[in-house]
RNA sequence: AGCAGGGUGGGGUAGUCUGGUGAUCCCGCGGGGCUCAUAACCCCGAGAGCCCUAGUUCAAAUCUAGGCCCUGCUAC
Numbered sequence: 001a002g003c004a005g006g007g008u009g010g011g012g013u014a015g016u017c018u019g020g021u022g023a024u025c026c027c028g029c030g031g032g033g034c035u036c037a038u039a040a041c042c043c044c045g046a047g048a049g050c051c052c053u054a055g056u057u058c059a060a061a062u063c064u065a066g067g068c069c070c071u072g073c074u075a076c
Base pairs, nucleotide, nucleotide: 001074002073003072004071005070006069007068010027011026012025020058029045030044031043032042033041051067052066053065054064055063
């Protein structure tokens, strides 16, 4: 330098193809139940508007353009 994949709660991950319902699930966190008690198990709850900017649209995490960052491959 070229190509490909990715950036979404504290961590991880789905959703983008085909724009539209409360943005999914797991772990973690808080409360409650159960227990003599703890773990396990069960119930409930809080926590992200989706990397940034611009555009399209009635409507954008999702489409388009540019940029930033991460990973892999190729080349010098």